[in-house]
RNA sequence: GUAGAGGCGCGAAUAUCAUCAGUAAUCGUCUGGAGGGUGGCAGGUCUGUAGAAGGACGAAGAAAGGGGUAUUCGCCGAAGUCUUUCUUUUCUGCUAGAAGAAAGGCUGGGGUCGUUUCCGAAUAGGGACGACACUGUCACAAGGGCCUUUGGCCUUUGUGGAGCACUAU
Numbered sequence: 001g002u003a004g005a006g007g008c009g010c011g012a013a014u015a016u017c018a019u020c021a022g023u024a025a026u027c028g029u030c031u032g033g034a035g036g037g038u039g040g041c042a043g044g045u046c047u048g049u050a051g052a053a054g055g056a057c058g059a060a061g062a063a064a065g066g067g068g069u070a071u072u073c074g075c076c077g078a079a080g081u082c083u084u085u086c087u088u089u090u091c092u093g094c095u096a097g098a099a100g101a102a103a104g105g106c107u108g109g110g111g112u113c114g115u116u117u118c119c120g121a122a123u124a125g126g127g128a129c130g131a132c133a134c135u136g137u138c139a140c141a142a143g144g145g146c147c148u149u150u151g152g153c154c155u156u157u158g159u160g161g162a163g164c165a166c167u168a169u
Base pairs, nucleotide, nucleotide: 001169002168003167004166007076009075010074011073012072013071014070015069016068017067026059027058028057029056030055031054035047036046037045039095040094041093042092043091079107080106081105082104083103084102085101086100087099088098089097108135109134111132112131113130114129115128116127117126118125137161138160139159140158141157142156143155144154145153146152147151
């Protein structure tokens, strides 16, 4: 350099189904009686007694994200995540969240549980930290089996390490 292995393996796309939800926005009637439009706080601006927010009833009525299934694609630092800086997301500033880029750090892999947090309709999903076993790999030690027997191969148990690693060439 090339080719591979780990397995509920990683990431993405398309289609479809349910959920979201008879919810939001919109329209009408009644009520209400001064605020409302920003995720939060200020400023600005628009709107509101020609009736705001909120509430009830009625009409009609979504979507995104998250989930299941199927198919396809790229793969095995796959990929993810944290910190800092910058950009976008708003009328402006600060801040929170979300999306993206750069630099650096961490993580072999998936799972369960606990705490906390983000988003959310959620019991779904994501993140951080911790614990528990499981699993793959290599090293060391001991036991067993086989063979071409001072050695090699396979396997079991225990301990430990980390992916710029491991195996073959």
Molecule: Lysine riboswitch aptamer
Organism: soil metagenome